Molecule: transfer RNA
Organism: Candidatus Tayloriibacteriota bacterium
RNA sequence: GGCCCGUUCGUCCAGCGGUUAGGAUACAAGAUUUUCACUCUUGAGACACGGUUUCAAUUACCGUACGGGCUA
Numbered sequence: 001g002g003c004c005c006g007u008u009c010g011u012c013c014a015g016c017g018g019u020u021a022g023g024a025u026a027c028a029a030g031a032u033u034u035u036c037a038c039u040c041u042u043g044a045g046a047c048a049c050g051g052u053u054u055c056a057a058u059u060a061c062c063g064u065a066c067g068g069g070c071u072a
Stems, first nucleotide, its partner, number of pairs: 001071007010025004018055001027043005048064005
């Protein structure tokens, strides 16, 4: 250089055209406890960036950035 794969809450993973973008863990508050921990309840928190198609894009397509793999 060429080809392929991936990028979603702090972390790990779902979701693959119309969902309130969901779960686990972590975090915060409350309940419980003498206190901490455990347990329960509640809350906040994310679609890498730009464009195209579409009535509608996290999802499909193109490019950019980053990461990984194969090949020369």